[in-house]
Molecule: Glycine riboswitch aptamer
RNA sequence: GUGGCUCUGGAGAAUCCCGUUUGAAAAUGGGUGCCGAAGGUGCAAGCGCAAGCGAAUCUCUCAGGCAAAAGGACAGAGUGGA
Numbered sequence: 001g002u003g004g005c006u007c008u009g010g011a012g013a014a015u016c017c018c019g020u021u022u023g024a025a026a027a028u029g030g031g032u033g034c035c036g037a038a039g040g041u042g043c044a045a046g047c048g049c050a051a052g053c054g055a056a057u058c059u060c061u062c063a064g065g066c067a068a069a070a071g072g073a074c075a076g077a078g079u080g081g082a
Base pairs, nucleotide, nucleotide: 002081004079005078006077007076008075009074014032016031017030018029019028020027033066034065035064039062040060042058046053047052
């Protein structure tokens, strides 16, 4: 330096509307408005004859998300492996 595991911290945006289902909650279909920090798309310099390659917390919003919980880029600590 690399990946795994454990612990801690960890933002944004709808507890929106109409249905299905249920005793209720959960779940689920559709609609409108939003968010960027799982994942994914795009590119500046540079490289290349060319096609093209090419970073991010930038960009897009496909996916995901918009009470809490969960998840969560990233950061810190610990602990094995190659």